[in-house]
RNA sequence: GCCUCCACAUGCCAAACCAGGGGUAACCCUGGGACGGAAAGCCACGGGUCCAUGAUGCAUGGAUAGCCGGGUUACCUGU
Numbered sequence: 001g002c003c004u005c006c007a008c009a010u011g012c013c014a015a016a017c018c019a020g021g022g023g024u025a026a027c028c029c030u031g032g033g034a035c036g037g038a039a040a041g042c043c044a045c046g047g048g049u050c051c052a053u054g055a056u057g058c059a060u061g062g063a064u065a066g067c068c069g070g071g072u073u074a075c076c077u078g079u
Base pairs, nucleotide, nucleotide: 006078012037013036017032018031019030020029021028022027035066041072042071043070045069046068047067048064049063050062051061052060053059054058
């Protein structure tokens, strides 16, 4: 110097579910709540899955970033 593993500290996010609201729906927002997360920050570019419509093979529009890949930004700490 590089690689791998692991620890400490400050904090961060928030699944299911419940209440209220939006939407045809998937799903989303707010509050409560924590299953978990080291990018569970952001982006719908590719794939997957879900919803709606149609002429149901397929196409179009929408949703999902906590399904996978990719892009991009970023805090702290020490053997």
Annotation: This is a predicted structure of a 79-nucleotide RNA (c-di-GMP-I riboswitch aptamer) from Desulforapulum autotrophicum. The coordinates come from a structure-prediction model, not an experiment, and the mean pLDDT is 83. The sequence was found by an Rfam model in a public genome assembly. Taxonomically the source falls in Desulforapulum (Bacteria, Pseudomonadati, Desulfobacteria, Desulfobacteraceae).